[in-house]
Context: one part of a larger RNA
RNA sequence: GGAUGAACGCUGGCGGCGUGUCUAAGGCAUGCAAGUCGAAUGGGUUUAGACCCAUGGCAAACGGGAGAGUAACGCAUUGGUAAUCUGCCUCGAAGACGGGGAUAACUCUGCGAAAGUGGAGAUAAUACCCGAUGGUAGCGGUUAGCACAAGUUAUCCGCUUAAAGAUUUAUCGCUUCGAGAGGAACCUAUGUAUCAUCAGCUAGUUGGUGAGGUAAUGGCCCACCAAGGCAACGACGAUUACCGGGUGUGAGAGCAUGGCCCGGCUCACUGGGACUGAGACACUGCCCAGACUCCUACGGGAGGCUGCAGUCAAGAAUAUUCCUCAAUGGCCGAAAGGCUGAAGGAGCGACGCCGCGUGUGUGAUGAAGCCCUUUGGGGUGUAAAACACUUUUAUAUAGGAAGAACAAAUGACGGUACUAUAUGAAUAAGGGGCUGCUAACCUCGUGCCAGCAGCAGCGGUAAUACGAGGGCCCCGAGCGUUAUCC
Repeated sequence: GGAUGAACGCUGGCGGCGUGUCUAAGGCAUGCAAGUCGAAUGGGUUUAGACCCAUGGCAAACGGGAGAGUAACGCAUUGGUAAUCUGCCUCGAAGACGGGGAUAACUCUGCGAAAGUGGAGAUAAUACCCGAUGGUAGCGGUUAGCACAAGUUAUCCGCUUAAAGAUUUAUCGCUUCGAGAGGAACCUAUGUAUCAUCAGCUAGUUGGUGAGGUAAUGGCCCACCAAGGCAACGACGAUUACCGGGUGUGAGAGCAUGGCCCGGCUCACUGGGACUGAGACACUGCCCAGACUCCUACGGGAGGCUGCAGUCAAGAAUAUUCCUCAAUGGCCGAAAGGCUGAAGGAGCGACGCCGCGUGUGUGAUGAAGCCCUUUGGGGUGUAAAACACUUUUAUAUAGGAAGAACAAAUGACGGUACUAUAUGAAUAAGGGGCUGCUAACCUCGUGCCAGCAGCAGCGGUAAUACGAGGGCCCCGAGCGUUAUCC
C1' cells in the first nucleotide's frame, strides 16, 4: 500500500447492486416449511354445489440448512468395470386370457385421563393371491467363431417367470424384453497439513481354498489352511482441518485463504439398527438405548428449528414471528388446479462497492467577529453579506409502466420505477492530523504535573510533541482505531 462475512469511536442526506451468528453442531415458546390424484376404489355428510374419512398410486431419497466429524479413494485430475444397478422420460419389439379369498373406512361394542387400542359384522379396487400363454428374458447343458481374466457372438435342447384397468371414445395407463439419455455404485494411478520431543505397527492382521452376502468386485463376512502384510520414499500415533472451482496479495514465483455463488462429501438431539422403495440405512419416516424438555387421572404418554421467521443464552458482533405463488423451477394431476419460508420481492444495518447531492455566477486593497502583531499592520477571505440564477435533490399534485408467456384472463413487488407541473437555496458535513518518519504552525494555559505515544521520544516556567484558540494539511458521507492476511 492492498484486502475483510469485520468490530469499536465520532459523524451521517439519497439511490442502485451485493451482503449480514465468524462465538454455543448450546437450549427452544409459537406459526408456517410436502403434498397431490374422484379420469384407480369403497364409504360418510349434504338443499342442488361441494366437503370429509379410508384403501390405492406417485411424490416425500428433490428442493432448503449446517461444517460437527473426516488426513480418507473424502476431494481433485486420470483411466477402468469383460465386476454393476437405474423409477419417471425417449425409441423399438411383443403381449394383456381366466379365476379366487381378504381388508380399511363404515356399523355394533369393550378398555384407557390421554396417546391410543381390542373384539364382532359387511364391502371395493389399477390393493393381494392362484392358474394359463410367452421369447430377443433368466437358469442349466451342447456345438462353433473371436478373444484369453472370468468374456462375447451365433446354433440347438430342457426347465422357469407377466399383466389392470379408467373414461367425456380421443386417449391415458398395465406386462415382458432390447436400446438410449440422464443418474448412481465400485476400482486404479497421481496429488492433497503439522509434529520423529510419535520408530516400530498389525491376528481378520497378509494371502489362499470353500461357503455366505451384495446390483456388483473384494476379509465385505464366516470356516479351514499358510505366515504373512506395512514402515525413514515416514508406517503407527498425536494435533489440526470438509475438499475443489475459486478468493486476497504479489511484476511473477510464491504466500495466505476456502464466507457469499457453483460442483463433490459428510451430518440432522447423542449412539445403534433395519424396514419400505428404482433410489435412504431416510433433517420435519420407523424401532431400540441415552441425555434433556413437556403432559399425566401416576397406570402411562409426547418431542427434536444444523428449514423460514422468531426467542433465550454466549459474544466485540450479525436482520422481519413481513408479502406473493405474478414470474422461474419442483411434486401430484388427463386437465382445471392444488401444494411449494425453493424462488420472486419488500423491511432492517454506511457492513461493502459504485453513483449523486449538500448549490452556481458576480461580489472590497477586503465589513463585523475572532486570531496574531514589531501596534504600522497581517490572517480567516470572494469567504460572508448583497445582487442575479439554477432545481440534481427535497416536498406537494397529476399521470404511470416493462417484467405476461398463451386467444382471453392473470403482477406479490407497486400506484414502485419513471414522466410532467408547482414551491423555494430551499432538506443535507464531518472525521483524523500538523516534532521527525509524514503533507500541514502560531499564541495562550500547564510546569517530569496533567497528559501524549506506531517507533524515536515529548512534559522539570517562553512545549510547533500535553490541553485550548486561531490557522493549516489529508480524506470526505464518511473518517479514524483495533484485529487478521499478503
The part of an RNA shown here (small-subunit ribosomal RNA, 5' domain) has 486 nucleotides and comes from a bacterium.